[in-house]
Context: one part of a larger RNA
RNA sequence: GCCGGCGAGUUACGAUACCAUGCAAGGUUAAGUGGAAAACACGGAGCCGUAGGGAAACCAAGUCUUAAUAGGGCGAAUAAGUAUGUUGUCGUAGACCCGAAACCAUGUGAUCUACCCAUGAGCAGGUUGAAGAUGCGCUAAUCCGCAUUGGAGGACCGAACCACCGAACGUUGAAAAGUUCUUGGAUGACUUGUGGGUAGGGGUGAAAUGCCAAUCGAACAUGGAGAUAGCUGGUUCUCUCCGAAAUAGGUUUAGGCCUAGCCUCGGAAUAGAUUACUGGAGGUAGAGCACUGAUAAUGUGAUGGCCCCGUCAAGGGGUACUGAUCAUUGACAAACUCCGAAUGCCAGAUAAUUGUUUUCCGGGAGUCAGCCUGCGGGUGCUAACGUCCGUAGGCGAGAGGGAAAGAGCCCAGACCGUCAGCUAAGGUCCCCAAGUGUAUAUUAAGUGGAAAAGGUUGUGCAAUUGCAUAGACAUCCAGGAGGUUGGCUUAGAAGCAGCCAUUCCUUUAAAGAGUGCGUAAUAGCUCACUGGUCGAGUGAUUGUGCGCCGAAAAUGUAACGGGGCUAAAUAUACCACCGAAGCUACGGAUUGUAUCAAUAGAUACAGUGGUAGGAGAGCGUUCUAAUCUGGGUUGAAGCAGUACCGUAAGGAGCUGUGGACUGAUUAGAAGUGAGAAUGCCGGC
Numbered sequence: 001g002c003c004g005g006c007g008a009g010u011u012a013c014g015a016u017a018c019c020a021u022g023c024a025a026g027g028u029u030a031a032g033u034g035g036a037a038a039a040c041a042c043g044g045a046g047c048c049g050u051a052g053g054g055a056a057a058c059c060a061a062g063u064c065u066u067a068a069u070a071g072g073g074c075g076a077a078u079a080a081g082u083a084u085g086u087u088g089u090c091g092u093a094g095a096c097c098c099g100a101a102a103c104c105a106u107g108u109g110a111u112c113u114a115c116c117c118a119u120g121a122g123c124a125g126g127u128u129g130a131a132g133a134u135g136c137g138c139u140a141a142u143c144c145g146c147a148u149u150g151g152a153g154g155a156c157c158g159a160a161c162c163a164c165c166g167a168a169c170g171u172u173g174a175a176a177a178g179u180u181c182u183u184g185g186a187u188g189a190c191u192u193g194u195g196g197g198u199a200g201g202g203g204u205g206a207a208a209u210g211c212c213a214a215u216c217g218a219a220c221a222u223g224g225a226g227a228u229a230g231c232u233g234g235u236u237c238u239c240u241c242c243g244a245a246a247u248a249g250g251u252u253u254a255g256g257c258c259u260a261g262c263c264u265c266g267g268a269a270u271a272g273a274u275u276a277c278u279g280g281a282g283g284u285a286g287a288g289c290a291c292u293g294a295u296a297a298u299g300u301g302a303u304g305g306c307c308c309c310g311u312c313a314a315g316g317g318g319u320a321c322u323g324a325u326c327a328u329u330g331a332c333a334a335a336c337u338c339c340g341a342a343u344g345c346c347a348g349a350u351a352a353u354u355g356u357u358u359u360c361c362g363g364g365a366g367u368c369a370g371c372c373u374g375c376g377g378g379u380g381c382u383a384a385c386g387u388c389c390g391u392a393g394g395c396g397a398g399a400g401g402g403a404a405a406g407a408g409c410c411c412a413g414a415c416c417g418u419c420a421g422c423u424a425a426g427g428u429c430c431c432c433a434a435g436u437g438u439a440u441a442u443u444a445a446g447u448g449g450a451a452a453a454g455g456u457u458g459u460g461c462a463a464u465u466g467c468a469u470a471g472a473c474a475u476c477c478a479g480g481a482g483g484u485u486g487g488c489u490u491a492g493a494a495g496c497a498g499c500c501a502u503u504c505c506u507u508u509a510a511a512g513a514g515u516g517c518g519u520a521a522u523a524g525c526u527c528a529c530u531g532g533u534c535g536a537g538u539g540a541u542u543g544u545g546c547g548c549c550g551a552a553a554a555u556g557u558a559a560c561g562g563g564g565c566u567a568a569a570u571a572u573a574c575c576a577c578c579g580a581a582g583c584u585a586c587g588g589a590u591u592g593u594a595u596c597a598a599u600a601g602a603u604a605c606a607g608u609g610g611u612a613g614g615a616g617a618g619c620g621u622u623c624u625a626a627u628c629u630g631g632g633u634u635g636a637a638g639c640a641g642u643a644c645c646g647u648a649a650g651g652a653g654c655u656g657u658g659g660a661c662u663g664a665u666u667a668g669a670a671g672u673g674a675g676a677a678u679g680c681c682g683g684c
Base pairs, nucleotide, nucleotide: 001684002683003682004681005680006679011093012092013091014090015089016088017087019085020084021083022082023081026048027047028046032042033041034040052059053058062074063073064072065071096234097233099231103224104223105222106221107220108219114198115197116196117195118194119193120192121191122190123188125157126156127155128153132149133148134147135146136145137144161185162184163183166181167180168179169178200216202212203211204210209218237618238617239616240615241614242613247260248259249258250257251256261367262366263364264363265362266361267360268359269358271357272354273353274352275351276350277348278347279346280345286339287337288336292333293332296329297328298327299326304321305319306318307317308316309315370395371394372393373392374391375390376389377388378387379386400411401410402409415588416587417586418585420584421583422582426578427577428576429563430562431561435575437574438573439572440571441570442569448565454549455548456547458546459545460544461543462542463541464540465539466538467537476532477531478530479529481506482505483504486500487499488498512527516525517524589608590607591606592605593604594603595602596601619673621670622669623668624667625666626665627664628663630662631661638657639656640655641654642653644651645650
């Protein structure tokens, strides 16, 4: 891992509701007795109901409060219960099953290990050479020095022994801590044998929370014990009807609960919804500046400052300072409003549509992590598959078609069947069902098939305006002069460093006191402007359609789904077709309502996606009772095969195997259904 078996809402006693049955203003017995008996009979103690009010005494269709006869509260008037049983749910119990870490009690452990006690044992070899001693020297005598001797030391080197610094190997090991190489101690606070002691709220600890039998921030065994688990996992057959929530308030509450909301089932009542119409409340969008604030420009110019006159005063004058106020123009606001919608909301007579959708009472729930998209907002960066509200839709709990692929987008809501038809979104060259459709344009960028500011003499369309056969625009040929080197400045400044100037006048077809290049300054080249040549359009501007540049990323083209496309791209218009579980057709099943019928059914209309969850109807397993005076060695159960029947769970028949039990119907009772629980046991 697979296969097989086992594996989870039970039972008791109470409570409550529906249903069934009996009796009914009543209903009913309990223990117990008789009895073969859980039958039946007896047993009325007790319990519930028939009357309530009060704390109670007590009173009573009333009573309590109170001084009260007032008022008020709870009652009556308006009356159905009770016993038993099935089922749903709740309570108390382990209470659907498995699962802690822990807590407590009583014991067992120091054969491992820590420390201690008693008694034993062990330490090759080599080195160093303390004190002391002896001799000699020295001294007044000591001190001291030298030599020899001596053999100290938590001394040195290094085996046994003990330890374990580093590395490699080992890591389903040779080993649940080792091997190899290396390393530390090795007469000591050394190592070790045997016997003994200390015990868990504890011991022991040269102290690491270390060790106390491969277990230690509190050992192990048994018990309390099925501890508790607002947590995780699991919870076993079928079909039918309906079908949620992820919100509010509260919570030592936030991943849990309670009540309400939303679902379902039963009963009762008679409302409800939409549209039209009528009447209301309101201060949003927008707008506005009348208030509150904010605010741009101009004018006015109070107050204050500064300057001048004046005696340091009064006063006067000035002011490119300040800038109140007012006026005109412009203009902002969630916490501004002189104004002010659309929707939405509330109410209502009537009409139309709908047809229980509404409300109340009672039984049962689940839900309290939501998510995305559009629209209106807060927050954030007008960031986020961000976060928080409102509103609508979807997913959740929704399959099908489209978007290459895809929870939430677009279309559309799957009862079942059909080798029938029509459509939606989206498509119609091939992959791939259907147009290489029609008409008119655009695009040349593979734009289409990713992006901004900005740029663009790409190209289409619309318009305004200038010049032009009295010859324009472009090319080419020629001219482009004189006063003058204008004045100033400057070393120089001559059209062309810079400054100034109504920047003039003359000759002209025309020619600036000069548009660039250039020189040290001149010179030189050129432009404006003019003539000729040529012979028909040529400039400027605005709006707009489609393009172009701007454009760099990590495995491989990789920014049409691919092939490929110049339409098979884009715009506008039209026709046809394809396309879904939508709609239709035909057949069938089932639910509700209505009518007919009244056992069952028939017809019509409307339905039949579904998680949590509510309600209903069934299938199968084991056992019990009755019936079939069932079946069975002329072959039961089980197993294997099989083309049959049923909407499903399932059920037959036949064949083989097997070799002794077993079925149907009607009732009843449950150890009643397996794929999941890192489930348990077994096999492979």
Predicted 3D model of a 684-nucleotide part of an RNA (large-subunit ribosomal RNA, domain II) from Mollicutes bacterium LVI A0039. NCBI's taxonomy places the organism under Bacteria, Bacillati, Mycoplasmatota, Mollicutes.